[in-house]
Context: one part of a larger RNA
RNA sequence: GAGUAUGCGAAAAGGAAGGUGAGAAUCCUUCCCGCCGAAAAUCUAAGGUUUCCUGGGGAAGGCUCGUCCGCCCAGGGUAAGUCGGGACCUAAGCUGAGGCCGAAAGGCGUAGGCGAUGGACAAUUGGUUGAAAUUCCAAUACCACCAUAAAUCGUUUGAGCGAUGGGGUGACACAGGAGGAUGACCUGAGCGUGCUGUUGGUUAUGCACGUCCAAACAUCAAGUGGGUGCUGUAGGCAAAUCCGCAGCGCUAAACCGUGAGAUGUGAUGGGGAGCGAAAAUAAGUAGCGAAGCGGGAUAGUUCAUACUGUCAAGAAAAGCCUCUAGUGAGAAAUGUGGUGCCCGUACCGCAAACCGACACAGGUAGAUGAGGAGAGAAUCCUAAGGCGCGC
Numbered sequence: 001g002a003g004u005a006u007g008c009g010a011a012a013a014g015g016a017a018g019g020u021g022a023g024a025a026u027c028c029u030u031c032c033c034g035c036c037g038a039a040a041a042u043c044u045a046a047g048g049u050u051u052c053c054u055g056g057g058g059a060a061g062g063c064u065c066g067u068c069c070g071c072c073c074a075g076g077g078u079a080a081g082u083c084g085g086g087a088c089c090u091a092a093g094c095u096g097a098g099g100c101c102g103a104a105a106g107g108c109g110u111a112g113g114c115g116a117u118g119g120a121c122a123a124u125u126g127g128u129u130g131a132a133a134u135u136c137c138a139a140u141a142c143c144a145c146c147a148u149a150a151a152u153c154g155u156u157u158g159a160g161c162g163a164u165g166g167g168g169u170g171a172c173a174c175a176g177g178a179g180g181a182u183g184a185c186c187u188g189a190g191c192g193u194g195c196u197g198u199u200g201g202u203u204a205u206g207c208a209c210g211u212c213c214a215a216a217c218a219u220c221a222a223g224u225g226g227g228u229g230c231u232g233u234a235g236g237c238a239a240a241u242c243c244g245c246a247g248c249g250c251u252a253a254a255c256c257g258u259g260a261g262a263u264g265u266g267a268u269g270g271g272g273a274g275c276g277a278a279a280a281u282a283a284g285u286a287g288c289g290a291a292g293c294g295g296g297a298u299a300g301u302u303c304a305u306a307c308u309g310u311c312a313a314g315a316a317a318a319g320c321c322u323c324u325a326g327u328g329a330g331a332a333a334u335g336u337g338g339u340g341c342c343c344g345u346a347c348c349g350c351a352a353a354c355c356g357a358c359a360c361a362g363g364u365a366g367a368u369g370a371g372g373a374g375a376g377a378a379u380c381c382u383a384a385g386g387c388g389c390g391c
Base pairs, nucleotide, nucleotide: 014032015031016030017029018028019027033388034387035386036385041368042367043366047348048347051346052076053075054074055073056072057071061069062068081142082141083344084343085342086341088119089118093114094113095112099108100107101106123140124139125138126137127136143340144339145338146337147336148335149334152331153330160327161326165323166322167321168320169319173310174309175308176307179303180302181301185296186295187294188293190211191210192209193208194207195206212270213269216265217264218263219262220261223258224257225256226255227250228249229248230247231246232245233244235243236242274288275287311314354363355362370382371381372380373379
């Protein structure tokens, strides 16, 4: 230059009272008002890495202010047999004993190994903190293994175990529609608790609120899938009672598997609208606790990897079942007691905490996602919940 130009980052919006304080438009509390509500709510993956909570502070950061903060200082906080990962499995891909190739470096690749975004696998409900919870606590379960008691079975007339081997299963695309069931929802002159008005009206056929509960175990079950027994057998790299193949018999429903859900137990429990103390400095806290039914419409959930259709014909391995080879003197229903390793777990997570140099109108996978109107997750208004975008 100059207290000049320009800016203070979505037009969802603030107002008042009280408090604190040296100081308040900006911090705290209360009451109004406004905004979102397939989100601007909730859970969670990635990523971040203490930002979480409590006490204190105000130099700087905060586009103003600041007594406030995702800032600064100090202290505290993340608890698991069952959740996610490892002690299980494999895919793409990576690696790779030997091997092949290559001046060297190195490249390729068999067996093998690693590697989830997939397969397998045992826990639910409630309570609790200033900050953690399927982790702590209460109650009720389940899984694996060990010990112990034991009905019973077995010891060459072989119980049990059992492959790194055989077979089955695991095991899969896309589209479509119908059905069963449940959740959430709506409604009731049902049931329960509370309320009775400064009115036009209020003891009414009134108003407000509530009207539940898991895993697990037992018994059922809409359905849905598979025929089954005996004999033989040159195949399944050995063997087989298993699978395959062949023959004969029985049957069209028995049997076996799967199966959402229902009922009972779980529950003499939990939760529950509401009622509600004492009190030092301590509260809607401790404590108490009602009713729990009928009807409606109906799922983007589940049965279901079902069923029907189509052609481009839609992972693998472990696990599980079974078969022997083998092993073999003990095994065991059930009961009781015991053991259960490592890592993650706070907080943000459509965002002021991630990616964008910023407390940036951008970007960011998945799940839940209520009511009125509506075909609808559109749109408008609202619930729960969260915000009013730091002049």